[in-house]
RNA sequence: CUCUUAUCCAGAGCGGCGGAGGGAUUCGGCCCGAAGAUGCCGCGGCAACCCGCAGGAGUGUUCGUUUCAUCACCGGACACGAGUGCAAAGGUGCCAAUUCCGACUCCAGGCGGGGGAAACGCCCGGAGGAAGAUGAGAG
Numbered sequence: 001c002u003c004u005u006a007u008c009c010a011g012a013g014c015g016g017c018g019g020a021g022g023g024a025u026u027c028g029g030c031c032c033g034a035a036g037a038u039g040c041c042g043c044g045g046c047a048a049c050c051c052g053c054a055g056g057a058g059u060g061u062u063c064g065u066u067u068c069a070u071c072a073c074c075g076g077a078c079a080c081g082a083g084u085g086c087a088a089a090g091g092u093g094c095c096a097a098u099u100c101c102g103a104c105u106c107c108a109g110g111c112g113g114g115g116g117a118a119a120c121g122c123c124c125g126g127a128g129g130a131a132g133a134u135g136a137g138a139g
Base pairs, nucleotide, nucleotide: 001139002138003137004136005135006134007133008132013043014042015041016040017039021032022031023030026103027102028101029100044095045094046093049091050090052086053085054084058080059079060078061077062076063075064074099131104128105127106126107125109123110122111121112120
């Protein structure tokens, strides 16, 4: 860097360095910032993806039972094992705002407008997608 997959409305701040923009990208909105942001470092914390432990829905293989025979049921053995719960030592991650919000597609509602279930304008909601972030796995 690419691919696969899960998650993204919860949660968690102090100190030091530094000195101008920052909130990924483009546009719009809205915020943060000289009362020092973004960033970096230290410490502290949050969470529970991986790892660990418990559990065991269920799946597969095989043997037995059964049968004329086979299957199913039932019983045994072995392997794998979801949801769930515990834990927080280790590997990551994270600690303004939903990933700050919107943008693309589909579906609904309200107001204005008007001859109107039209155009057009404004407001608000749902589902999906794109992009991004993080974990795990693979290349």

A computed fold for a 139-nucleotide RNA from Calidithermus chliarophilus DSM 9957, annotated as SAM riboswitch aptamer (S box leader).